[in-house]
Context: one part of a larger RNA
RNA sequence: CUCGAAAAAAGACGGUAAGACCCUAGCACCUUUACUAUAAUCUAUCAUUGACAACUUUCAAAAAUUGUGCAGGAUAGGUGGGAGACUCUAAGUCAACCUUGAGAUACCACCCUUUUUUUGAAAGUCGUCUCAUCUCUUUAUAUCUGAGAGACAGUGAUCGAUGGGUAGUUUCAUUGGGGCGAUGGUUUCCUAAAGAGUAACGGAAGCGCGCGAAGGUAAACUCAAACUGGUCGGAAAUCAGUUGUAGAGCGUAAUAGUAUAAGUUUGCCUGACUGCAAGACCCACAAGUCGAGCAGAGACGAAAGUCGGCUAUAGUGACCCGGGAGUCCUGUGUGGAAAGGCUCUCGCUUAACGGAUCAAAGGUACGCUAGGGAUAACAGGCUAAUGACUCCCAAGAGCCCAUAUCGACGGAGUCGUUUGGCACCUCGAUGUCGACUCAUCGCAUCCUGGAGUUGAAGAAGAUUCCAAGGGUUCGGCUGUUCGCCGAUGAAAGCGGUACGUGAGUUGGGUUUAGUGCGUUGAGAAACAGUACGGAUCCUAUCUUUUUCGAGUG
Numbered sequence: 001c002u003c004g005a006a007a008a009a010a011g012a013c014g015g016u017a018a019g020a021c022c023c024u025a026g027c028a029c030c031u032u033u034a035c036u037a038u039a040a041u042c043u044a045u046c047a048u049u050g051a052c053a054a055c056u057u058u059c060a061a062a063a064a065u066u067g068u069g070c071a072g073g074a075u076a077g078g079u080g081g082g083a084g085a086c087u088c089u090a091a092g093u094c095a096a097c098c099u100u101g102a103g104a105u106a107c108c109a110c111c112c113u114u115u116u117u118u119u120g121a122a123a124g125u126c127g128u129c130u131c132a133u134c135u136c137u138u139u140a141u142a143u144c145u146g147a148g149a150g151a152c153a154g155u156g157a158u159c160g161a162u163g164g165g166u167a168g169u170u171u172c173a174u175u176g177g178g179g180c181g182a183u184g185g186u187u188u189c190c191u192a193a194a195g196a197g198u199a200a201c202g203g204a205a206g207c208g209c210g211c212g213a214a215g216g217u218a219a220a221c222u223c224a225a226a227c228u229g230g231u232c233g234g235a236a237a238u239c240a241g242u243u244g245u246a247g248a249g250c251g252u253a254a255u256a257g258u259a260u261a262a263g264u265u266u267g268c269c270u271g272a273c274u275g276c277a278a279g280a281c282c283c284a285c286a287a288g289u290c291g292a293g294c295a296g297a298g299a300c301g302a303a304a305g306u307c308g309g310c311u312a313u314a315g316u317g318a319c320c321c322g323g324g325a326g327u328c329c330u331g332u333g334u335g336g337a338a339a340g341g342c343u344c345u346c347g348c349u350u351a352a353c354g355g356a357u358c359a360a361a362g363g364u365a366c367g368c369u370a371g372g373g374a375u376a377a378c379a380g381g382c383u384a385a386u387g388a389c390u391c392c393c394a395a396g397a398g399c400c401c402a403u404a405u406c407g408a409c410g411g412a413g414u415c416g417u418u419u420g421g422c423a424c425c426u427c428g429a430u431g432u433c434g435a436c437u438c439a440u441c442g443c444a445u446c447c448u449g450g451a452g453u454u455g456a457a458g459a460a461g462a463u464u465c466c467a468a469g470g471g472u473u474c475g476g477c478u479g480u481u482c483g484c485c486g487a488u489g490a491a492a493g494c495g496g497u498a499c500g501u502g503a504g505u506u507g508g509g510u511u512u513a514g515u516g517c518g519u520u521g522a523g524a525a526a527c528a529g530u531a532c533g534g535a536u537c538c539u540a541u542c543u544u545u546u547u548c549g550a551g552u553g
Stems, first nucleotide, its partner, number of pairs: 001551008010543003014538002022372006028364004034169005040162003044158005050129003054125011067112001074105001077111005084094003133149004172184003181201001185207006208353001209251001210310002215269007223247001225243005249258002252315001254313003273296004279290003285354001298307003321347007329340002379426001380424001381422003385419001387415006396406002433508001434506003438500001439497005446471003449466006473487005514532004518527003
C1' cells in the first nucleotide's frame, strides 16, 4: 500500500417528513357594542271566532224640554198666517189695544239651539255562557262518556322591536422581515449631475382657503433703513432735510418675478361677462395649462386702448344616483301628461384623495393549505458603529521629576470572542441554551521557566519582553452560561473550533397541545410575566479514526 474482519460515530450541509417558527396568499373554526341576513321571542292587527247582559261613546228616529244685553208687565230663539182663541155661556183667562224696543206677544204651522227619555245600529270596556278550539280522564296512541279551560289559548298572515342562538362575509397598502409607529391627495425649494424628467420610511416648509375689494379701468405717487434737526417724546410714535437699485411691499409656505412697477393712493365702476376659438404647452389614458382673434351686451379712459377675477405656482374629487332652475328636444295608436334628454347648478375628510359596496371588526399556542431562503429567528458570510487589545502625543498625578507606576483631552491601528448593521447559501428542514463525555488549536500567559526596568537593600511585589512543554481542583445556590459563597491549591488563564461535540448521552431551560395565578382586553384570546405537566427516531453505504489478520514490498 491492497484486501478482509471487528468496532467508533467526525464529515458526506447524512436518512426520514414539499418547515409546524417567520413572511406572502388562501382556507377553516372561534369572538364581539364589525356588516348584512335569519331561527326564536315579544307587541299590534286580521282570520280560525260564536251567544247573552250591563255600562260608556257616536249616529239615526220618536216624544218631551230649552232660549234672561238695555228698555219694556217680563226669561222676546227665528219666519209666515192671524183678530180673535180657550170655555161649563156665566164668572173669567190669554191676546189685540197701550207702552217699550232693532224685533211683540193669543192661537195655528214650519224650523234653529240646549237638555232629557225611549227604541235601533256601530264601536269600546267589563262580565257570564257554550257550540268552535284545547287539556285531562278513559280507551287500543281510536270513537264515545265525564271533568276542566274557553272564544282566551293554539295555529296562520302581515307591520314593527329584539335577536353571535345560527349563517354568509369583510377586516387596505407601503415597510431595509413582520408588528407598533408613521405615511397615502396637492403646492414650493434642495437632493437633481447648468434642456425636460428623475428614487429613498432623504432634508426643509405649506394647503383642503381668503377677498365685492385684496377685482376692472383711468390718473397720481415710491419703498426699507441710516444720518442730521425737532415740544411733551424716551432706542423706537408723528414732523423736516439728506443719502438711499430695493437692503421694502406684493392676504398666505417657499421659489421665481417685480420700481416703466405686479408695490401705495384716489375717482368711476362690476369683464369675478354670454356664445365661441386659430394655435401651442404638458401628456400612456383621463385630466391639467396658456391663448391671439370673432360676435353680443357693457365698464373705465380725451384717445390709443385695457378688461373673460386676484404677480405666478396650492386651496381639491371621475362615473353613477338624487335635488333645483331653464329649454326651439323625445313623448310607446293620436292629443296631452308622466318620464327622459340638453344647458346651468347643488349634494362625497368617496382624505387608503383614478374614488371595489348604500352598507363590514377581531382571535387562533387547536389550527390547515399553497409557496418563499424574493423575507425574519440559529449558525455561517460581508462590515466593524459597538466591543476587546495594542501603539502615538503627553496636560497632569507621582515631595522634586511627564514616561518606576498611573495617565486627561486627542490621534493611529489590530482582532473578529460582544451588541449590532446587511439579508448573500440554506424554509421539498443546516435540531436551539446549559450539563455530561471526548477533545483539538491560538496566545492577547493564570501557574511553572528565562530576562529588562524599578520610586529593586533582602523578602514580597509592580511593570515590560521571550516562552504554548506540561498543568490549570472539589463543593453549596441557580436550568443556568455567568455570578456569589465555602474549602484547597503552584495556578484555579482568556478565547476559537456551526456560541466544538444530540446518526455520542441528557432534556433542567426556551418553544406546541392541558391547567392555575397576576395583568391587559367587551370578548375570542394575549403577555422576553409566572407556576405544575409534557414523545429526543435511524440495523453505518462512502470518507475518516482505532484494533486484529492476510498478501505484496
Large-subunit ribosomal RNA, domain V from Choricystis parasitica, 553 nucleotides, folded computationally. The prediction has a mean pLDDT of 83. The full RNA is in RNAcentral, with records from ENA. It matches the Rfam family "Bacterial large subunit ribosomal RNA". Its family is annotated with ribosome and structural constituent of ribosome in the Gene Ontology. It is recorded under the gene name rnl.